[in-house]
Predicted 3D model of a 350-nucleotide part of an RNA (small-subunit ribosomal RNA, central domain) from Arctic sea ice bacterium p21. RNAcentral holds the full RNA, with entries from Greengenes. Its Rfam family is "Bacterial small subunit ribosomal RNA". The coordinates come from a structure-prediction model, not an experiment, and the mean pLDDT is 84.
Context: one part of a larger RNA
RNA sequence: UUGGGUUUAAAGGGUCCGUAGGCGGGCGAUUAAGUCAGUGGUGAAAGUCUGCAGCUCAACUGUAGAAUUGCCUUUGAUACUGGUCGUCUUGAGUUAUAGUGAAGUUGCCGGAAUAUGUAGUGUAGCGGUGAAAUGCAUAGAUAUUACAUAGAACACCGAUUGCGAAGGCAGGUGACUAACUAUAUACUGACGCUGAUGGACGAAAGCGUGGGGGAGCGAACAGGAUUAGAUACCCUGGUAGUCCACGCCGUAAACGAUGGAUACUAGCUGUCCGGGACCUUGAGUCCUGGGCGGCCAAGCGAAAGUGAUAAGUAUCCCACCCUGGGGAGUCGUUCGCAAGAAUGAAACUC
Numbered sequence: 001u002u003g004g005g006u007u008u009a010a011a012g013g014g015u016c017c018g019u020a021g022g023c024g025g026g027c028g029a030u031u032a033a034g035u036c037a038g039u040g041g042u043g044a045a046a047g048u049c050u051g052c053a054g055c056u057c058a059a060c061u062g063u064a065g066a067a068u069u070g071c072c073u074u075u076g077a078u079a080c081u082g083g084u085c086g087u088c089u090u091g092a093g094u095u096a097u098a099g100u101g102a103a104g105u106u107g108c109c110g111g112a113a114u115a116u117g118u119a120g121u122g123u124a125g126c127g128g129u130g131a132a133a134u135g136c137a138u139a140g141a142u143a144u145u146a147c148a149u150a151g152a153a154c155a156c157c158g159a160u161u162g163c164g165a166a167g168g169c170a171g172g173u174g175a176c177u178a179a180c181u182a183u184a185u186a187c188u189g190a191c192g193c194u195g196a197u198g199g200a201c202g203a204a205a206g207c208g209u210g211g212g213g214g215a216g217c218g219a220a221c222a223g224g225a226u227u228a229g230a231u232a233c234c235c236u237g238g239u240a241g242u243c244c245a246c247g248c249c250g251u252a253a254a255c256g257a258u259g260g261a262u263a264c265u266a267g268c269u270g271u272c273c274g275g276g277a278c279c280u281u282g283a284g285u286c287c288u289g290g291g292c293g294g295c296c297a298a299g300c301g302a303a304a305g306u307g308a309u310a311a312g313u314a315u316c317c318c319a320c321c322c323u324g325g326g327g328a329g330u331c332g333u334u335c336g337c338a339a340g341a342a343u344g345a346a347a348c349u350c
Base pairs, nucleotide, nucleotide: 004321005320006319007304008303012318014201015200016199017198021194022193023192025088026087027086028085029084030083031082033081034080035077036076037075038074040072041071042070048066049065050064051063052062053061054060091191092188093187094186095184096183097182098181099180100179103177104176105175106174107173108172109171110154114150115149116148117147118146119145120144121143125136126135162169163168206248207247208246209245211244212243216242217241221237222236223235224234259317260316261315262314263313264312267295268294269293270292271291272290273289274288275287276286277285278284279282299306300305324350325349326348332343333342334341335340
C1' cells in the first nucleotide's frame, strides 16, 4: 500500500465544540477543469514480444512490426463530478404558542438522625463479639427528659421513572442560565454531515493555600482478639481524607466493553412527555410525534446473542487494530508543584 476487521477473540478516542480537509438535497441555464472519443508531436538505442532471415542447429546476430499503458498539442461530446448564475422546499435553522424534567450556577429555609455541652431523674453496669477482651463507668456512665451548639447527608415519594454531550444529577423554595419536545407552517433558502491539529468539560483518589470547616465515617497508626504465625478478615480507638472556597491533576471495567450522521427493512407489548379525531363521556376507541424498556420474523453472527435505540441493508466522515517472547510501557520529548500523565522506539538476546 492493498485487503479485512473493531459487543465478548487484537482493535471505538472518556465526552462534546470546532479549524483545515473529505463528503453533500430538487429543477433549469452556462462553462468544459475532471471524464470520454478523435488528430498531430514526442515517448533514444539496446532490451522485451511477434514474423522473417544469417552463421550446418542453438546460443548469438540482422531485419520488419508491435509494445512503450506516459506527456504535450488540438478538434469535438456533455450523462456524471466540479466551477458560475438563477430558482425551489422536503434537509438545516429562525419565529410564534404550549409544555417537560433529580440539567447547571447561586442564595435562603426545613425536619429526622448522630455527636457534643449544660441541667434534671436514676444506679451499677454499659459497650462489643462466634466467644471474648481492649475501651467507657461510683470523679455517677449506659438509659431517659429538657434546652443549646455543630457538621454532613436528605427516609417515605422512588419506578427497567426522568434530565444531561459525557463525567454525572434527588429535602423545599427564589433568582439567573441552558436544553429538549409537540403543534403551527409565518420566515431564511442547502445555510448541511463528519472532523486530523486544536480548545473546553471530565468520577474517585491525590496535590497546593502559615485558607476555612470537622458531626459521622475512616486509609495510615495504636491497642484487643483470632491464628502455628496474622504486618489481614472481627472489635475498641483514631490522623490524613471525606465537606466549603480558589487553583492544579486529567485518569477509571470513563462500559451498551457497541464512534457520529442519514435513509430504508414484518410484528406484539409496557411505560414517560405531548398532539389530534370520534362518539355511546369512559379508568373509552382509533390515529400520530419524541424518549425509555421487554419479547420476537427476516436478516446478521463463530456462538452467546442482536433484531427499527441493529450487531440487518446501504452511503459519508473520523478514530483504532493486525505482524512471537524479553528488552519496555524503558530511553528521549512534552505537560505537571509533586504523585505522575501523554507519546512511545531501537540495538541486543532467546